Two RNAs folded together computationally: RNase P RNA and transfer RNA, 484 nucleotides in total. Rfam match: Bacterial RNase P class A. The family's RNA type in Rfam is ribozyme.
[in-house]
C1' cells in the first nucleotide's frame, strides 16, 4: 500500500426566528359541578416503529384430563421468562487463508420414488472371459472326380449349437452391489492377504456431540425422510375491537314451532329449596370425559356504534466493579423517556456544517494528478408509534475504530 | 388489527405421486372466394413473480421477499 474477512461504536444534520398540531401540569374566565375557552411552563417516533415469521407477558373462555389427529422443532453443551433466538464446541461442505454455510435424529421398522439411457436402479447378465459336450451346419485335413460335387476325418484351430460357471474388463447413467495392489483360479470372485473405507467391541481423552489407538468381522448394510413415515421433545383456544365499569340498549313487544319430567321438605295455595333426570348447548379438529341447563329456534318490528379504565415503570435504559472464553449473570449507583384514538410529532425563512458537479485563484509534483480557499447550482436515505417486551427477516444514508488473513513494494 | 388464497405465452386458464411446459382466443403465413368474414392447414411466441436451499433433476417440495385478490371483527 492493495485485496479480502470479521467485530463493534455513533449519528439519522445543527442553531435561531415566525406560524401551527397532540398529551401533561399550573393559573384565570365562564355564577357552583360537568363541559368549554384563554395564558404560561415543560414534553412529543425508530434502528428498523415495517413484514407479522417465531417466543413470551397480560386478558378472557363452565381450568384445559385421556386417546386419536394436526402442527412445529430435531448434532452436543450452555444462556434466557421463553424461543425455531444467541454463545461456545463437534462433524460435513466451500475457500490458498482469515473465515463462511449447514432443518446435522432414524434408510438393518415398513411403504414408496429414481424420467431418459442401460443387461441390471437393489440383487441383474448385453458385449465379454472360461470349462464341458456335439462332426447334424460352416470350416480343417485326406481321398475320389474334367468339373459342379461326393465320401471320410477332426471338436487340435476358427466360427456355430447345447448345457453351465464368472462378474475382472467394456458400455449406460447423477448413482452400478466396497476401492486399490498382490496372491489365487479353467476364467473369476473378500476366495485369501496388506493398506484404505465400513461395522462391532474394548481402552484412553472429553460433561457430551465426538476424537484417538487396538482387536475382531469379511462386506451382510447403495441414494432420497426439505417423499409418506418412525422415534424424541413441545403445543388448550382466542386475542387490547382481549377484557372491566358507566350510559344507551339487540331490553320490553308481536307471530309460529319444539320443550317445560319425577321425588323429598316447607306452605291452605301460588310457590321456594334440595336431589335425580332432561330438549338443547359449551369445551373453536374428533371421540370419551367434564361442565351449563329451563328455556331454545325462526320470522316481524324496534337500535347503538358514546365516556372512563386497560395504557405505559418495564424480564427498562445508562455507568463502575465482580464472575464467565462468550452469550449472559450478580452487586451498587443513577435516570424517567409519546400515550393519541383514523390517529399529533409539521410548514416556511435565515445562517452554519456535509456531499457532488462546474468555474476562478494560490501552492506541491510534474505524467495524467493532489492539497487549500472562494463563487454558483444541485443533493441529503429507508421509513413513521397504535397493549407491551425478547428475537429473526427485510428496506436504507453517512462517519469512525479495533482485530485477523494474504499479495506486492521499500528498508 | 388479524386471516386466507393466487402469480405459468399478448389475454383466460390446465399441468397428477418431482422427470424435455400445454389448450382455447389473439398474432403471422398459406389455401378456399371475384373480395372480405367464416372455414381448413402450418408457424412463431415462456426469466413458470423474484432470491436462495433440498435433490442426479424443481412450474411442482422448503424458506425468505414482492405484487395482487378476497374475507373477519
Nucleotide at each position: 500500500u492493495g485485496a479480502c474477512g470479521c467485530c463493534g461504536u455513533c449519528c439519522a444534520g445543527g442553531c435561531g426566528a415566525u406560524c401551527g398540531c397532540u398529551g401533561g401540569c399550573u393559573g384565570c374566565c365562564u355564577a357552583g359541578a360537568a363541559g368549554g375557552g384563554c395564558a404560561g411552563c415543560g414534553a412529543g417516533a425508530g434502528g428498523a416503529a415495517a413484514g407479522u415469521c417465531c417466543g413470551a407477558g397480560c386478558u378472557c373462555c363452565a381450568c384445559a384430563g385421556a386417546g386419536u389427529g394436526c402442527g412445529a422443532u430435531g448434532c452436543c453443551g450452555g444462556g434466557u421468562a421463553a424461543c425455531g433466538c444467541c454463545c461456545g464446541g463437534u462433524c460435513g461442505c466451500g475457500g490458498a487463508a482469515a473465515c463462511g454455510c449447514g432443518a446435522a435424529g432414524g434408510a438393518a421398522a415398513g411403504u414408496g420414488c429414481a424420467a431418459c439411457a442401460g443387461a441390471g436402479a437393489a440383487a441383474g447378465a448385453c458385449c465379454g472371459c472360461c470349462c464341458a459336450u456335439c462332426c447334424a451346419g460352416a470350416g480343417u485335413c485326406c481321398a475320389g472326380u474334367c468339373a459342379u460335387c461326393u465320401g471320410g476325418u477332426c471338436c487340435a484351430c476358427u466360427c456355430g449349437a447345447u448345457a453351465g460357471g464368472c462378474a475382472a474388463g467394456g458400455g449406460u447413467g447423477a448413482a452400478a452391489c466396497g476401492g486399490c495392489g498382490g496372491g489365487g483360479u479353467a476364467a473369476g470372485a473378500g476366495c485369501c492377504c496388506a493398506c484404505c473405507g465400513c461395522g462391532u467391541c474394548u481402552u484412553c481423552g472429553g460433561c457430551a456431540a465426538c476424537g484417538a489407538a487396538g482387536a475382531c468381522g469379511g462386506c451382510a448394510c447403495g441414494g432420497c425422510a426439505g417423499a409418506c413415515c418412525c422415534c424424541a421433545u413441545c403445543g388448550g383456544g382466542a386475542g387490547c375491537a382481549a377484557g372491566g365499569c358507566c350510559g344507551c340498549g339487540u331490553a320490553g313487544g308481536c307471530g309460529a314451532g319444539c320443550g317445560c319430567g319425577c321425588g323429598a321438605u316447607g306452605g291452605c295455595a301460588a310457590c321456594a329449596u334440595c336431589g335425580c333426570a332432561a330438549a338443547g348447548g359449551g369445551u373453536g379438529a374428533c371421540u370419551c370425559g367434564c361442565c351449563c341447563g329451563a328455556g331454545c329456534u325462526c320470522g316481524c318490528g324496534g337500535g347503538u356504534a358514546g365516556g372512563c379504565c386497560g395504557c405505559u415503570c418495564g424480564a427498562g435504559g445508562c455507568g463502575u466493579c465482580c464472575g464467565g472464553c462468550a452469550a449472559c449473570g450478580g452487586c451498587c449507583g443513577u435516570c424517567c423517556u409519546a400515550g393519541a384514538g383514523g390517529a399529533a410529532u409539521g410548514a416556511c425563512c435565515g445562517c452554519c456544517a456535509c456531499c457532488g458537479a462546474u468555474g476562478a485563484a494560490g501552492g506541491g509534483a510534474u505524467g495524467a494528478c493532489c492539497c487549500u480557499c472562494c463563487a454558483u447550482c444541485g443533493g441529503a436515505a429507508c421509513a413513521g408509534a397504535a397493549c407491551u417486551c425478547g428475537g429473526c427477516u427485510u428496506a436504507c444514508g453517512a462517519a469512525c475504530g479495533a482485530c485477523g488473513u494474504u499479495g506486492a513494494c521499500c528498508u | 388489527u388479524c386471516c386466507a388464497g393466487c402469480u405459468u405465452a399478448g389475454c383466460u386458464c390446465a399441468g397428477u405421486c418431482g422427470g424435455u411446459a400445454g389448450a382455447g382466443c389473439a398474432g403471422g403465413c398459406g389455401g378456399c372466394u371475384g373480395u372480405u368474414a367464416a372455414c381448413c392447414g402450418c408457424c412463431g411466441g415462456g426469466u413458470c413473480g423474484c432470491u436462495g436451499g433440498u435433490u442426479c433433476g424443481a412450474g411442482u417440495c422448503c424458506a425468505g421477499c414482492a405484487g395482487c385478490u378476497g374475507g373477519a371483527g